[in-house]
């Protein structure tokens, strides 16, 4: 000092896609039902809790070919192994009227600290 980043944690905002069909339970009403809700189970769909896959680039092995008397050195195009991102893909999870949750963003926090 015109001085931080980052977590927890709070508060904001926040897309999508069936109010889906069936069986069984609870719950409540106007109680042969009818609505709501759990779970199963069938078929349809979403991508932004998670959670998996990967380009290019790097390294590494190999190897045409070239040096070289010899082991052997050098390493092109390519192969093959590792790494290697997401709001891309996948759709296991999850979700698919309301609420709920929700990557991401914002403020605040941390802290006038660190640190110059």
């Nucleotide at each position: 000092a015109u001085g931080a980043a980052g977590a927890a944690u709070u508060c904001c905002g926040a897309a999508a896609a069936g109010c889906a069909g069936u069986g069984c339970g609870c719950g409540u009403u106007u109680u042969u039902a009818a609505c709501g809700u759990g779970c199963g189970c069938u078929c349809g769909c979403c991508g932004a809790a998670g959670g998996a896959g990967c380009a290019a680039g790097c390294a590494g092995a190999c190897u045409g070919a070239g040096c070289g008397c010899a082991u052997g050195c050098u390493g092109u195009c390519g192969u093959c192994u590792g790494u290697g991102a997401a709001u891309c893909u996948c759709u296991c999870a999850g979700g698919c009227a309301c609420c709920a949750g929700g990557a991401c963003g914002g403020a605040a926090g941390g802290g006038g600290u660190a640190u110059g």